[in-house]
Context: one part of a larger RNA
RNA sequence: GAACGAACGCUGGCGGCGUGCUUAAUACAUGCAAGUCGAACGAGAAAGCUCUUUCGGGAGUGAGUAUAGUGGCGCACGGGUGAGUAACGCGUAGGUGACCUGCCCUUUUGUGGGGGAUAACUCGAAGAAAUUCGGGCUAAUACCGCAUAAGCCUUACGAAAUUGAAAAUAGUAAUGGAAAGAAUGCCUCUACUUGUAAGCAUUCGCAGAAGGAUGGGCUUGCGUAGCAUUAGCUUGUUGGUGGGGUAAAGGCCUACCAAGGCUUUGAUGCUUAACUGGUCUGAGACGAUGAUCAGUCACACUGGAACUGAGACACGGUCCAGACUCCUACGGGAGGCAGCAGCAGGGAAUAUUGCGCAAUGGGCGAAAGCCUGACGCAGCAACGCCGCGUGAGUGAGGAAGGUUUUAGGAUUGUAAAGCUCUGUCAAGGUGGAAAAACAGCUGUUUGUCCAAUAGGCAGAUAGUUUGAUGGUACACCUAGAGGAAGCACCGGCUAACUUCGUGCCAGCAGCCGCGGUAAUACGAAGGGUGUGAGCGUUGUUC
Numbered sequence: 001g002a003a004c005g006a007a008c009g010c011u012g013g014c015g016g017c018g019u020g021c022u023u024a025a026u027a028c029a030u031g032c033a034a035g036u037c038g039a040a041c042g043a044g045a046a047a048g049c050u051c052u053u054u055c056g057g058g059a060g061u062g063a064g065u066a067u068a069g070u071g072g073c074g075c076a077c078g079g080g081u082g083a084g085u086a087a088c089g090c091g092u093a094g095g096u097g098a099c100c101u102g103c104c105c106u107u108u109u110g111u112g113g114g115g116g117a118u119a120a121c122u123c124g125a126a127g128a129a130a131u132u133c134g135g136g137c138u139a140a141u142a143c144c145g146c147a148u149a150a151g152c153c154u155u156a157c158g159a160a161a162u163u164g165a166a167a168a169u170a171g172u173a174a175u176g177g178a179a180a181g182a183a184u185g186c187c188u189c190u191a192c193u194u195g196u197a198a199g200c201a202u203u204c205g206c207a208g209a210a211g212g213a214u215g216g217g218c219u220u221g222c223g224u225a226g227c228a229u230u231a232g233c234u235u236g237u238u239g240g241u242g243g244g245g246u247a248a249a250g251g252c253c254u255a256c257c258a259a260g261g262c263u264u265u266g267a268u269g270c271u272u273a274a275c276u277g278g279u280c281u282g283a284g285a286c287g288a289u290g291a292u293c294a295g296u297c298a299c300a301c302u303g304g305a306a307c308u309g310a311g312a313c314a315c316g317g318u319c320c321a322g323a324c325u326c327c328u329a330c331g332g333g334a335g336g337c338a339g340c341a342g343c344a345g346g347g348a349a350u351a352u353u354g355c356g357c358a359a360u361g362g363g364c365g366a367a368a369g370c371c372u373g374a375c376g377c378a379g380c381a382a383c384g385c386c387g388c389g390u391g392a393g394u395g396a397g398g399a400a401g402g403u404u405u406u407a408g409g410a411u412u413g414u415a416a417a418g419c420u421c422u423g424u425c426a427a428g429g430u431g432g433a434a435a436a437a438c439a440g441c442u443g444u445u446u447g448u449c450c451a452a453u454a455g456g457c458a459g460a461u462a463g464u465u466u467g468a469u470g471g472u473a474c475a476c477c478u479a480g481a482g483g484a485a486g487c488a489c490c491g492g493c494u495a496a497c498u499u500c501g502u503g504c505c506a507g508c509a510g511c512c513g514c515g516g517u518a519a520u521a522c523g524a525a526g527g528g529u530g531u532g533a534g535c536g537u538u539g540u541u542c
Base pairs, nucleotide, nucleotide: 001542002541003540004539006538007537008536009535010534013388014387015386016385017384018383019381020380021346026344028342030341031340032339035073036072037071040070041069043067048061049060050059051058052057080299081298082297089224090223091222092221093220094219095218096217099216100215104212105211106210107209108208109207110206111205112146114144115143121136122135123134124133125132126131152176154174155173156172157171181204182203183202184201185200186199190197191196192195225271226270227269232262233261234260237259238258239257240256241255242254243253244252274296275295276294277293278289279288280287301322302321303320304319305318324335325334326333327332352378354377355376356375360374361372362371363370364369391421392420393419394418401412402411403410404409425483427478428477429476430475431474435469440464441463442462443461444460445459446458447457448456449455486531487530488529489528490527491512492511493510497526498525499524500523501522507514508513
């Protein structure tokens, strides 16, 4: 000199854009943060309103709505934190001839015919509760056999080619195993002969197979902190064979066999630490750092475990153990903010228990739509960067006052007053955005499926609809210099000097040093210098 997620002191007008628990991965009251689908399925209220009534009630509507339940998809994303980890964790470049991949895209083949349950519901029982048990009824795209099998799996045989090396790569034979329906429209065919379906059609689904895309698993070379006042470490350890296990190679696990493997090119141990793109500094080499944003990893009260699933050993799932908190009828139960706000505590120190799904993105759904503390916005904080303002011109009797003086003067100083103007920001008023285009629906129309001028699908076009921010940004009008300047320093380094007070005292100080009676160094005043809505101090880095 530069920088900061800063803090403290004094001061403080406005706006834009960013940033904001670095400490206790401490404990958490309250609310919200993951649901959705009736076009998979069975059930199914009430209030209110209307009618009626023998005033007990009944019927209709509300409404197949609310609501739970079965089932499907999602909950493995998004969001948080950095405790652990010195490691194939991360970075970079490869390998997988050792692998998986829901939803999505392309191609292809199918979707036949049956069965038994169960929740909801109802009846009963236990319990303080959480919840649980028993009897009965019922549905499905829930569950289970059977049929079919091009290709697929397993087993056996197996040519050529490819490869450093081959196999589960062509082919042959045997064996094993699939599926589910729903919505809309129509009457050409079939059934009943009315317009409806078990028929036809379209769309969405379901099952098998192949390929792609995306996302991952595993693995290898190289790089990746300090200490040698850490020198030896290792028995599933190093390798082999058989077996098991996994999507998959492998001591990953197991039985047996061998005795290996690593290490001064730093093993092992201890300490510290998430890693990177980047950020800061610097002419550079390099040094320091890893907030915000982006990629990867790890974790979710502590420790362990598996289940479901394409994917988890799962933050707002399950089970076990532990610590802590809460409820209890003492028998037993409930909980997990390192999600967004917020509270206590710790600390020098870090914000609102806000608005909205309008946009972007995500989940579910055919869609309308629902959900979304992701996100978009607003609030608080000079925490940072940037911009603007606090007026401009003129004005010498160089006013008064202050300070100083050699008492003449000098200085404050064009500074003020006065005169002439301007109107940024703030204040009041008037108007007032862009961000919105989709989707859906209603018309018109093209192509395609089709028996079809129904209908569906794909496209074009016209209309319709949607804003939290926000009456905000912005524009114009009104009045009027009015409401808006501080902070540090002045001995040298280092820009800026005099007077008074004090008298090695009180005090200053980054270094040198200053103060013991004329202190430009302490304190005050006048003046000056620097910077300016900031200025200094402290801390840290280069």
Annotation:
This is a predicted structure of a 542-nucleotide part of an RNA (small-subunit ribosomal RNA, 5' domain) from a metagenome. The RNAcentral record of the full RNA draws on SILVA.